RNA sequence: AGGGCAGUGGCGCAAUUGGUAGCGCACCGGUCUCCAAAACCGGCGGUUGCGAGUUCGAGUCUCGCCUGCCCUGCGA
Numbered sequence: 001a002g003g004g005c006a007g008u009g010g011c012g013c014a015a016u017u018g019g020u021a022g023c024g025c026a027c028c029g030g031u032c033u034c035c036a037a038a039a040c041c042g043g044c045g046g047u048u049g050c051g052a053g054u055u056c057g058a059g060u061c062u063c064g065c066c067u068g069c070c071c072u073g074c075g076a
Stems, first nucleotide, its partner, number of pairs: 001072007010025004019056001027043005049065005
């Protein structure tokens, strides 16, 4: 330099052919218990790396950039 993959709550991951982002853990509250853990019930939390475009509508498609990983190469 060229190519590929990935970036989504604190963490790990989902999201059919574009149609209003969900699950587990963690966290908070409760039940239970002498207390705690476990179990069970309930709850909080993200506008999807950044910017732009297409569209009635974008996590999903297009372009640029950033970050990480992998592959191939050039020069000194």
Predicted 3D model of a 76-nucleotide RNA (transfer RNA) from Pengzhenrongella frigida. The organism belongs to Pengzhenrongella, within Bacteria. The sequence is in RNAcentral, with records from ENA. Its Rfam family is "tRNA". Rfam classes the family as a transfer RNA.